[in-house]
RNA sequence: GGGCUCGUAGUUCAGUGGGAGAACACUUGGUUUGCAACCAGGGGGUCGCCGGUUCGAAUCCGGCCGGGUCCACCA
Numbered sequence: 001g002g003g004c005u006c007g008u009a010g011u012u013c014a015g016u017g018g019g020a021g022a023a024c025a026c027u028u029g030g031u032u033u034g035c036a037a038c039c040a041g042g043g044g045g046u047c048g049c050c051g052g053u054u055c056g057a058a059u060c061c062g063g064c065c066g067g068g069u070c071c072a073c074c075a
Base pairs, nucleotide, nucleotide: 001071002070003069004068005067006066007065010024011023012022013021018055026042027041028040029039030038048064049063050062051061052060
């Protein structure tokens, strides 16, 4: 440098055109002598960035940035 793939909550991920979600974590209450576990509730997101298509974009298209992987080049 080229190909493929990924980027969504603190973490791991789902969501393939119309409501942004799950688990764990955090937090409040219950339970307990207390802790853990368990039960009920709550908070937390410019969906990597910019632009395009569309009535409507996390989703489709283009560019850029970053991670992973393979190939090429140099050494």